[in-house]
Context: one part of a larger RNA
RNA sequence: UCCUUCUCAAGGAAUUCGGCAAAUUAGCCCCGUAAGUUCGCGAAAAGGGGCGCCCGAUGCAGAAGUGCAUUGGGUCGCAGUGAAAAGGCUCGAUCGACUGUUUAACUAAAACACAGGUAUGUGCAAACACGCAAGUGGAUACAUACAUACUGACGUCUGCCCAAUGCCAGAAUAUGACGGAAGGGGGUGGUCUCCAAUUUAUUGGAAGGAGCCUCUGACCUAAGUACUGGUGAAUGGCGGCUGUAACCCUGACGGUCCUAAGGUAGCGAAAUUCCUCGGUGCUUAAUAGGCAUCCUGCACGAAAGACGUAACGAGUUGAGCGCUGUCUUGAGAGGGAGCUCGGCGAAAAUGAAAUGGCUGUGAAGAUGCGGCCUAUCCACAUCAGGACAAAAAGACCCCGGCAUCUUUACUAUAGCUAAGCAUUGGAAUAAGAUUUUUACUGCAGAGUGUAGGAAGGAGACUUUGAAGUAUCGCUUUUGGGCGGUAUGGAGUCGUCAAUGUAACACUUCCCUUUAAAUGUUUUGUUUCUGAUUGGAGCCAUGAUCUGGCAACCAAAACAGUGCUUGGUGGGUAGUUUCACUGGGGCGGUGUCUUACUAAAGAGUAACGUAAGAUCCCAAAGGUUACCUCAUCCUGUAUGGAAAUCAGGAGAAGAGUGCAAAGGCAUAAGGUAGCUUUACUGUAAGACUUACAAGUCAAGCAGUCACGAAAGUGGGGCUUAGUGACCUUUUCGUAGCGCAUGGAAGCGCGAUUGUUCAUAGGAUAAAAGUUACGCCGGGGAUAACAGGCUAGUCUUGCCCAAGCGUUCAUAGCGACGGCAAGGUUCGGCACCUCGAUGUCGGCUCGUCACAUCCUGGGGGUGUAUCAGCUCCCAAGGGUUAGGCUGUUCGCCUAUUAAAGUGGCACGUGAGCUGGGUUCAAACCGAAGUAAUUCAGGUUGGUCUCUAUCCGAUGUGGACGUUCGAAUUUUGAGGAGAUUCACCCUUAGUACGCAAGGACCAGGGUGAGGCAGUCUCUGGUGCACCAGUUGUCGUACCAACGGCAUGGCUGGGUAGCUACACUGCUAUUCUGAUAACUACUGAAAGCAUCUAAGUAGGAAGCAAGCUCCAAGAUUAGAAUUCGUCACAGGUUCCUGGUAGACUACCAGGUUGAUAGGUAACAGGUGUAAGCAUAGCAAUAUGUUGAGCCGAGUUAUACUAAUAAACCAAAAAU
Repeated sequence: UCCUUCUCAAGGAAUUCGGCAAAUUAGCCCCGUAAGUUCGCGAAAAGGGGCGCCCGAUGCAGAAGUGCAUUGGGUCGCAGUGAAAAGGCUCGAUCGACUGUUUAACUAAAACACAGGUAUGUGCAAACACGCAAGUGGAUACAUACAUACUGACGUCUGCCCAAUGCCAGAAUAUGACGGAAGGGGGUGGUCUCCAAUUUAUUGGAAGGAGCCUCUGACCUAAGUACUGGUGAAUGGCGGCUGUAACCCUGACGGUCCUAAGGUAGCGAAAUUCCUCGGUGCUUAAUAGGCAUCCUGCACGAAAGACGUAACGAGUUGAGCGCUGUCUUGAGAGGGAGCUCGGCGAAAAUGAAAUGGCUGUGAAGAUGCGGCCUAUCCACAUCAGGACAAAAAGACCCCGGCAUCUUUACUAUAGCUAAGCAUUGGAAUAAGAUUUUUACUGCAGAGUGUAGGAAGGAGACUUUGAAGUAUCGCUUUUGGGCGGUAUGGAGUCGUCAAUGUAACACUUCCCUUUAAAUGUUUUGUUUCUGAUUGGAGCCAUGAUCUGGCAACCAAAACAGUGCUUGGUGGGUAGUUUCACUGGGGCGGUGUCUUACUAAAGAGUAACGUAAGAUCCCAAAGGUUACCUCAUCCUGUAUGGAAAUCAGGAGAAGAGUGCAAAGGCAUAAGGUAGCUUUACUGUAAGACUUACAAGUCAAGCAGUCACGAAAGUGGGGCUUAGUGACCUUUUCGUAGCGCAUGGAAGCGCGAUUGUUCAUAGGAUAAAAGUUACGCCGGGGAUAACAGGCUAGUCUUGCCCAAGCGUUCAUAGCGACGGCAAGGUUCGGCACCUCGAUGUCGGCUCGUCACAUCCUGGGGGUGUAUCAGCUCCCAAGGGUUAGGCUGUUCGCCUAUUAAAGUGGCACGUGAGCUGGGUUCAAACCGAAGUAAUUCAGGUUGGUCUCUAUCCGAUGUGGACGUUCGAAUUUUGAGGAGAUUCACCCUUAGUACGCAAGGACCAGGGUGAGGCAGUCUCUGGUGCACCAGUUGUCGUACCAACGGCAUGGCUGGGUAGCUACACUGCUAUUCUGAUAACUACUGAAAGCAUCUAAGUAGGAAGCAAGCUCCAAGAUUAGAAUUCGUCACAGGUUCCUGGUAGACUACCAGGUUGAUAGGUAACAGGUGUAAGCAUAGCAAUAUGUUGAGCCGAGUUAUACUAAUAAACCAAAAAU
């Protein structure tokens, strides 16, 4: 020193993040017990009283031993649940109702669960879940059931919004797949047809039916989606601006905009409030805390429930009482470690070590480099400042990779769902489509009148019954048309004419409308039973298996299953989610043009500076010809400063489609005529250049425009106006053509589609999250600290406009300027990412001075007092609390004063762990979500052993020139160094007064340091006494053991503080600082200075205390010693000493220790006996007995005996 166990004066939470820890309380009986309340509780509330032992009495119970209850009397102690066991209590708030559950090993909670509430699904072969399936759970249950989701006892309640997203319902329309399918295109294509050629029976070409191949495809075709509604205890959401009341303020009231609707009740600076430590009240001396209240709700709010709530809680939070070593402020003691000895005996770690301080340097913080200083060598015990100590290839950050999770990222997919086909059969009926047949329908106007189109056509029909009449049916443009039946009994229509685009009878073929029949087919509904499915049976049989039998009930061609197709589909899977970047993120940027930077060739970077482009023009192109601008002056109708006209000046101050630069009047600028060279093919040679691209270009061939011609022209005064490859479109061409011929397809030339803008373009197709994270790397890159820098910061100075009644400078000081410092915020990114632990507190300090106090001075707008300001000065000092994690700050009460900073924002191998900064959880807010927030809130593992340096102590060796003993000097070093108040001077100086000193002297304290234990206290585990339970000494008595020394009351020595004592002094000391002077020139004066002389501070040097000759410069003095002595040691008894060593007292010539005796001192009247009492007990013998460490005396015991070390020269 650590662990553990006790005790403590006075105070009593002042400690601290926080009463953490400890203490208090505690049993039984009796009394008594509040608010509140769900009437159960709260409650052991709280708060009181009693309790031993002895002798009696009474009642009840029991077989009894006894037990329970009541009561009278007595008796002892400090204390009677006498030890052990054994709740501290109360009040307020928050969250959760409760008992429960949870992160085995950092989180026990406010999280989970819960009973209760609500919604949704599910009719049983249930929904749902597991499984490929069989099958199983659900459930041997059946809607009072089961499943899912949200909420979370109970009480009062649960508002508005259906626009969005879901879910549910609907079915008219639109869209909508496989499939079915009329038709269309393309290819091929014998015969046939046409054309051409000739060798006259062939060749070439064109067109092309069928079939086949291929592309396409009207129409039919479900769910879904769109659409129409519903739905919030579904996912979710629930506003601005502005005016207004007779003080002001506020705004019941109004206006306006927007919305799907604009937050209702209740609550509210809250686990939610940024500003914020909100305002007020209470609590306190003081409150960033707490409670109550207000409402200005950054950003409460109604089952992700709102607000209350008795009871409950190892939850969180505030207060009070009690209690205490948490603290003021520490002390003492027991046990166990530590230390010494004996035995046994690890680990991490370790480049090698012969391992100092300061200062500088240096990859920027040196044992190792430079300089200086210090250091004789070696150990032991301790302390932790350093070895950027150890431990763990940093968890933060960045980069690369991986993984988890999420979703309206992308792409798939299980599942679900819809349709088709198969398994899959028979009927009926309704509706639709279609084939064939029959019949019908067809009205512009004109025209007899209802003219579908075309062709034929002069006749057609009629007793096989015309016209007409009646009636019925269908149709209708309401005029009529067609047909049936009856009657009727002979004509009717056309040609012609008229009208008109078209002329009619009749026949044929078609179109359109409608109807019927037939065939085919589709859909709906119904029905049948035999597929299929479910249930119930009988037999083997004693069987929920298996097989067989029978053919009962129900469902039924549905379901189920298979294949194909559509929809849905984070349920599942695979992936993507850019780069630059003075860290990363956010922001910005990414291609092209111009200028500057750019350093007179070209080129040249930055998240350098300043601007632009992703077009335009059929003229704004070509050519030929002509012209000259802007601006100003003068003159001139409307007419003005500027319109047009005339004259003049005018190198460019204009214009040039668009930025800028370079150009341009010979114009590249302006105007006019004619025009299309804004051409085809090609190209020597250059520029640029990694490549790919990009740029200029004479010439040649062809064909044009303009010009008389020479000529010019392959777009635009020039430099931006853009996109590779693949793929695709269209045109051309005819090189290839998978046996041949064709074709498809490819090629070649031209051409279309990219904000592929991350613009040399990863894919046709891609977002987030991680605090649950993981791996590889980085000091190539951030957060801490250091370094560099000094914008910011702090301090000082210069100038002096102004303030200060007057007066720049008593005190201030604008606009500006110059420095210093390295404490702020920064900048940079230099050491450290194979780890340099981060805020605050505690502890311990140390340094600077830019001084807070104390000391000495100058000035003052200093009368005194009290101040202000500046100079010198770092010796010492620099308080206790409330709030908060705080540093800081505010506040209370003091003080002489409550300094500013550095030391890795000193100090975690010294402590703490409240904050920050892992995992859990809640609130607000952001986000669809995962998740997130320098927002809030609760909880949350800090590592026994020190090798080296360093530091504090203690020894050993050797040296110090012969060896010793004793006493010393002091080079050097360390320590100490304080201040206040009172009195006197003196109520004096000063002052009108009020008030009120310097100087000088005396006293008392606070703080600090040191020593001590006489006193006062504490402790005092080998002292004394009391006492409980139990065991033992056979029993009684008396003692002993154990129970924290069992507990309790005292207490010697020692150690201690809260006790006592001393010091913090003295000096007319020395030298000085600021400052004040004397004399005194340079400079006839003046001047503190130049020569000379003096004063002057708590500071410096002495003085005071301590260490100190390893002061290797090893000092000095005195005495002893020389060959067996000086001296010392081993050894023994011990303590005034002590970890061990050492030191000290002793060792028989002896009081060193023990013992003994006496005494001091402590306790408090022993035992035994006697007496009194029934007994407990009392009294006497008795201030008794006992007594550790103290004092004195005394050799009774033990310090016996012995050994070892140890000196040169001279005489």